[in-house]
RNAcentral holds the full RNA, with entries from Greengenes. The part of an RNA shown here (small-subunit ribosomal RNA, central domain) has 346 nucleotides and comes from an uncultured organism. Its mean pLDDT, the model's own confidence on a scale to 100, is 88.
Context: one part of a larger RNA
RNA sequence: CUGGGUUUAAAGGGAGCGCAGGUGGGUCUUUAAGUCAGUGGUGAAAUCCCCGGGCUCAACUUGGGAACUGCCAUUGAUACUGAAGACCUUGAGUAUAGUCGAGGUGGGCGGAAUACAGCAUGUAGCGGUGAAAUGCAUAGAUAUGCUGUAGAACACCUAUUGCGAAGGCAGCUUGCUAGACUAUUACUGACACUCAGGCUCGAAAGCGUGGGGAGCGAACAGGAUUAGAUACCCUGGUAGUCCACGCCCUAAACGAUGCUUACUCGACAUUGGCGAUAUACUGUCAGUGUCCUAGCGAAAGCGUUAAGUAAGCCACCUGGGGAGUACGUUCGCAAGAAUGAAACUC
Numbered sequence: 001c002u003g004g005g006u007u008u009a010a011a012g013g014g015a016g017c018g019c020a021g022g023u024g025g026g027u028c029u030u031u032a033a034g035u036c037a038g039u040g041g042u043g044a045a046a047u048c049c050c051c052g053g054g055c056u057c058a059a060c061u062u063g064g065g066a067a068c069u070g071c072c073a074u075u076g077a078u079a080c081u082g083a084a085g086a087c088c089u090u091g092a093g094u095a096u097a098g099u100c101g102a103g104g105u106g107g108g109c110g111g112a113a114u115a116c117a118g119c120a121u122g123u124a125g126c127g128g129u130g131a132a133a134u135g136c137a138u139a140g141a142u143a144u145g146c147u148g149u150a151g152a153a154c155a156c157c158u159a160u161u162g163c164g165a166a167g168g169c170a171g172c173u174u175g176c177u178a179g180a181c182u183a184u185u186a187c188u189g190a191c192a193c194u195c196a197g198g199c200u201c202g203a204a205a206g207c208g209u210g211g212g213g214a215g216c217g218a219a220c221a222g223g224a225u226u227a228g229a230u231a232c233c234c235u236g237g238u239a240g241u242c243c244a245c246g247c248c249c250u251a252a253a254c255g256a257u258g259c260u261u262a263c264u265c266g267a268c269a270u271u272g273g274c275g276a277u278a279u280a281c282u283g284u285c286a287g288u289g290u291c292c293u294a295g296c297g298a299a300a301g302c303g304u305u306a307a308g309u310a311a312g313c314c315a316c317c318u319g320g321g322g323a324g325u326a327c328g329u330u331c332g333c334a335a336g337a338a339u340g341a342a343a344c345u346c
Stems, first nucleotide, its partner, number of pairs: 004317003007300002012314001014201004021194003025088007033081002035077008049065006091191001092188003095184006103177007110154001114150008125136002162169002206247006215241002220236004258313006266291010295302002319346003328339004
């Protein structure tokens, strides 16, 4: 390389957009590049193969034939692919009318809780644990009431729910904005699929500058526990968590399952539409789940949301360790990220 694979054995890129590339619906006409057929030329000799000859045989050597699966030219064929032209509507998109949702982003508002401050009532404990102690408290705590301030998060509703490409998204309201689905089948007429490189987005932690800081809380301090306890438990507590702007670009970024299209028994539940209707019940489209047939699978299991049957394109794997390390390069303020070996060893 071929072959074989990628849920869990090694292996699906974190996600999307998309240039090049690869692949691509139906009908007709033309062309004849690919493709197929005929003919001609060429394809040195040797070698290989076949039939013979010569060394006593063989190796070896030698005569003849075949072959040299290729290339060039030419004459044809036209199913398929390509190219050119004309058309079509089912793929794709648009339009119109509705529906849906924690989709995104900016603003405004709200109540509960917590903490703190002030005032009031009130007196000796509070807090915490397995038990304690550190801690707080007669300078009046804890508890209760009223008032005020602050920041963060939004109980119930809330789910096998919904939305989003993924990350993710939840108090109420509002401005702007994106999307999906359904119905009509009106319009365009293959405008499509995938996508190396590229670009954009990308939880948490972390970084820079400036704010903010209630609660929680790495580090740190103290108290316990213990043989020890650089922990688990307790009392405190700084970064951080929050906001704005700019970086970082990684996760068990998981469905450990790339995207698109077609086909292949059923049952039940549920979300959003549409149709017929009488609230039952039922048909249909798009989702979300559970169970199962065929089939698949090493099994667990998957099973119209496939891991079944096929097609297209991309990514990735090739024994364990060394190692996601070293070196080099690119990116980054840094932390580090990306790319990514070998010796050696089993």